[in-house]
Molecule: transfer RNA
Organism: archaeon
Parts: sequence; C1' cells; structure tokens
RNA sequence: GGGCCCGUGGUCUAGUGGUUAAGACGUCGCCCUUACGCGGCGAAGAUCCCAGGUUCGAAUCCUGGCGGGCCCA
Repeated sequence: GGGCCCGUGGUCUAGUGGUUAAGACGUCGCCCUUACGCGGCGAAGAUCCCAGGUUCGAAUCCUGGCGGGCCCA
C1' cells in the first nucleotide's frame, strides 16, 4: 500500500428500514436470612464510533473518516 470483517449501557450479545433499542452478567435499593451467600422484586445506566447523504422515517442502506482484527504484498 491492497482486500475482507467488525464497532450497540461497565462487560458480552440481540436487533437486517416503522410505534417505548431487548437480554444475560455486573452495579444500586428493598424483601428474604441471626448474618453472608442463594433466591424474589425494582431501579439507574447506551445522542447505537464520528461526519455527511438517501428516505415520510436510519442502530439498520450508501459515502468518507477514525479505531480494532485477519489475510496479501
């Protein structure tokens, strides 16, 4: 330098154009327990990497950039 793939709460993932972005783990509160753990209930937490475009409507499609991984040179 070229090609391919990926980027979504603290972590790991789902979501493949349409009404409030879902789940698990973790964190916090309450209940339970003599207490801890387990268990139950609830809460907070993601302007979906950035910018632009298409569209009535974009996490999703397109372009560019940034970052990461693999391969080739």